Molecule: Bacterial RNase P class A
Organism: Dehalococcoidia bacterium
RNA sequence: UAGGCAGGCUGGGCGGUCGCUUCCGCUUGCGCGGGGGAGGAAAGUCCGAGCUCCACUGGGCAGGGUGCUGGCUAACGGCCAGGCGGGGUAACCCGACGGAAAGUGCCACAGAAAUUACACCGCCCCGAUUUAUCGGGGUAAGGGUGAAAUGGUGAGGUAAGAGCUCACCGCUCCGGUGGUGACAUCGGAGGCAGGGUAAACCCCACCCGGAGCAAGGCCAAAUAGGGGGACAAAGGGAGAGCCCGUCCCGUCCCCGGGUUGGCCGCUAGAGGCUUCGAGCAAUCGGAGUCCCAGAUAGAUGGUCGCCGUCCCGACUAUGUCGGGAUACAGAACUCGGCUUACAGGCCUGCCUAUCAA
Numbered sequence: 001u002a003g004g005c006a007g008g009c010u011g012g013g014c015g016g017u018c019g020c021u022u023c024c025g026c027u028u029g030c031g032c033g034g035g036g037g038a039g040g041a042a043a044g045u046c047c048g049a050g051c052u053c054c055a056c057u058g059g060g061c062a063g064g065g066u067g068c069u070g071g072c073u074a075a076c077g078g079c080c081a082g083g084c085g086g087g088g089u090a091a092c093c094c095g096a097c098g099g100a101a102a103g104u105g106c107c108a109c110a111g112a113a114a115u116u117a118c119a120c121c122g123c124c125c126c127g128a129u130u131u132a133u134c135g136g137g138g139u140a141a142g143g144g145u146g147a148a149a150u151g152g153u154g155a156g157g158u159a160a161g162a163g164c165u166c167a168c169c170g171c172u173c174c175g176g177u178g179g180u181g182a183c184a185u186c187g188g189a190g191g192c193a194g195g196g197u198a199a200a201c202c203c204c205a206c207c208c209g210g211a212g213c214a215a216g217g218c219c220a221a222a223u224a225g226g227g228g229g230a231c232a233a234a235g236g237g238a239g240a241g242c243c244c245g246u247c248c249c250g251u252c253c254c255c256g257g258g259u260u261g262g263c264c265g266c267u268a269g270a271g272g273c274u275u276c277g278a279g280c281a282a283u284c285g286g287a288g289u290c291c292c293a294g295a296u297a298g299a300u301g302g303u304c305g306c307c308g309u310c311c312c313g314a315c316u317a318u319g320u321c322g323g324g325a326u327a328c329a330g331a332a333c334u335c336g337g338c339u340u341a342c343a344g345g346c347c348u349g350c351c352u353a354u355c356a357a
Base pairs, nucleotide, nucleotide: 001353002352003351004350005349006348007347008346009345010344012307013306014305015304016303017302018301020037021036022035023034024033025032026031039328043339044338046337047336048335049334050333051212052211053210054209058244059243060242061241063208064207065206066205067204068082069081070080071079072078083097084095085094086093087092098203099202103201104200105197106196107195120143121142122139123138124137125136126135127134128133151169152168153167154166155165156164170192171190172189173188174187175186176185177184178183216264217263218262219261226255227254228253229252230251231250235249236248237247238246271290272289273288274287275286276285277284278283308326309325310324311323312322313321314320315319
């Protein structure tokens, strides 16, 4: 200098003017003054919780979720650190990562054959026959097909071959060492046989009540204390299903009528910021400090001027002038995550290549 990898910050500022909303204070009232007012994702609604209600964390089945190991957390399918496997020269990234010796299923087409493999081409031996074939026996090393062909490579051996024999690798079993562990590594024995697939059914381990702020509670007002039907104590009801238990005594359906108003929930928190300590880290603990929206057809803005940043052009060229642009996007109970969107600008660390000292 160029290319890449990982992480972080920002994404408009200032002033004038006119408005909106919430809280506090003042005012008989009209109003006046002061403090605050949309995000890193507020999005998606994919997970987990706080909170509320269902008499209830009563039991079981069914059902669902997760799936290497160890930690963090209120919890999670999240995060951190490792292990193994895969990709990449590397920095790094990805993993739907328990079990195929409990069982069942599947592996299309091609191919001779896809579970004990009756061998398509071929190789070797014997016989016949007369130069090109046939029959018998042996074979799975070579070739073909395929995602995958019954361990791989090399040597010996053989009529030709084959774990037939040997060495190394692979696989199975038994041990040693290191590690909390997943695992890693070393040694010995055994010629050892179909392989793959569980984001197929299944088995194993751990976890899981349900519904959700339109939850739920209070006040006010109005009406038709209407009509019909079903089950009915050996019954009905109480969470998405079933059984048992427990509790309650009614429960459900259809037609019709009234109300659709106000208040709470609704923002002081698993809270933010600064700093110290422990830890590789996620995170935890201590000290100090701050209060940073609470709307309800739903506020948080319009406009003017100057500046910032980026792009283009020109020039007296590192500055000036002119023109244009300035991302994704708007709280609705709250929080921890994940995923997705984002013009432009800045910072830190690491890897590769080239050059120079």